Context: one part of a larger RNA
RNA sequence: UGUAGGUAAGGGAACUCGGCAAAAUAGCCACGUACGAUAACUAGAAGUGGUGCCUGCUUUCUUAGUGUGAAACUGGGAUAGCAGGUUGCAAUAACGAGGGGGUCCCGACUGUUUAAUAAAAACACAGUAAGCCGCAAGUCCGAAAGGAUGUGUACGGCUUAUGAAUCCUGGCCAGUGCAGGUACCUUAAACCUGGGUACAACUGGGCGAAGGGCCUGUUAACGCCGGGAGUAACUCUGACUCUCUUAAGGUAGCCAAAUGCCUUGUCGGGUGAGUUCCGACGUGCAUGAAUGGACCAACGAGGGCCCCGCUGUCCCUAUCUACGACCCG
Numbered sequence: 001u002g003u004a005g006g007u008a009a010g011g012g013a014a015c016u017c018g019g020c021a022a023a024a025u026a027g028c029c030a031c032g033u034a035c036g037a038u039a040a041c042u043a044g045a046a047g048u049g050g051u052g053c054c055u056g057c058u059u060u061c062u063u064a065g066u067g068u069g070a071a072a073c074u075g076g077g078a079u080a081g082c083a084g085g086u087u088g089c090a091a092u093a094a095c096g097a098g099g100g101g102g103u104c105c106c107g108a109c110u111g112u113u114u115a116a117u118a119a120a121a122a123c124a125c126a127g128u129a130a131g132c133c134g135c136a137a138g139u140c141c142g143a144a145a146g147g148a149u150g151u152g153u154a155c156g157g158c159u160u161a162u163g164a165a166u167c168c169u170g171g172c173c174a175g176u177g178c179a180g181g182u183a184c185c186u187u188a189a190a191c192c193u194g195g196g197u198a199c200a201a202c203u204g205g206g207c208g209a210a211g212g213g214c215c216u217g218u219u220a221a222c223g224c225c226g227g228g229a230g231u232a233a234c235u236c237u238g239a240c241u242c243u244c245u246u247a248a249g250g251u252a253g254c255c256a257a258a259u260g261c262c263u264u265g266u267c268g269g270g271u272g273a274g275u276u277c278c279g280a281c282g283u284g285c286a287u288g289a290a291u292g293g294a295c296c297a298a299c300g301a302g303g304g305c306c307c308c309g310c311u312g313u314c315c316c317u318a319u320c321u322a323c324g325a326c327c328c329g
Base pairs, nucleotide, nucleotide: 001324002323003322004321005320006319007318008317010315011314014313019310027051028050029049030048031047036041038164052086053085054084055083056082057081058080060078061077062076063075064074065073066072087091099308100307101306102305103304104303105302106300107299111123112122127162128161129160130159131158132157133156138149139148140147141146166294167293168292170225171224172223175222176221177218178217179216180215181214184213185212186211191206192205193204194203195202226244227243228242229241230240253287254284265281266280267279268278269277
């Protein structure tokens, strides 16, 4: 001065990004158990008491004997209990063996993942929705032959999106995409045909596919979802009116949120003191409905905040054990 451990008066998170680490809890028996809830759970919730050994007595069962005997008694074994006593600091000896509670965010859940820095809010999931496909199909691999799905056949297979349940899922087809239609327009080569050339080159016309134009549909397709004025008999606000403009102008919800720049927004709560946290407010820089919106019991080695217990994390260090390094000899 390290590594691995033990202990510590008083205080008890004042440490720190953060209780990281450590401590604490722990088994079994009995009592007792809230909010919430999808009625399964939550729950070992929380919390309280007991636990060794000895002696005496009692209950029940059993075994052997005595007894004529169901009785009763004696000895042994087990069971349940009561009372008293007793040792130590300490009775689940050791080993082993949950710390607990409240609230919010995210993800419903069990599961999966970056073999060797990431286990998560990421992936998956059941459920929901859409698209393609009647099988010599559709989708995929292959130049082809051929093969997979498929020992399958729409209650099936394939391709997407969302992601339990519950309550819901608003407006817009103008743009892009996709699908269908199409009297008409456009349009390649080939083919037919005119001019031209002793042959050609060259140059017109006709015909006319898909596609495009044009029309329609389609958003749980990609996506998008305004601005300026005035106005109520205090003031403020603006149900109301006017106006520009769009395909339509953000509905129900939700919010300084894992989304809010300004921002440590404002108010309330918690603290003596709170850029975090919780509850509200909402002209929201730039929330918003399967790019799902909201809510949510249970679950989580997920993230934030608070409380109880506990402690050498700290005030503030000390000491012991084992094994090293280093210094001196």

Overview: Model confidence (mean pLDDT): 83 of 100. The part of an RNA shown here (large-subunit ribosomal RNA, domain IV) has 329 nucleotides and comes from a Nitrososphaerota archaeon. The organism belongs to Nitrososphaerota, within Archaea. Rfam family: Archaeal large subunit ribosomal RNA.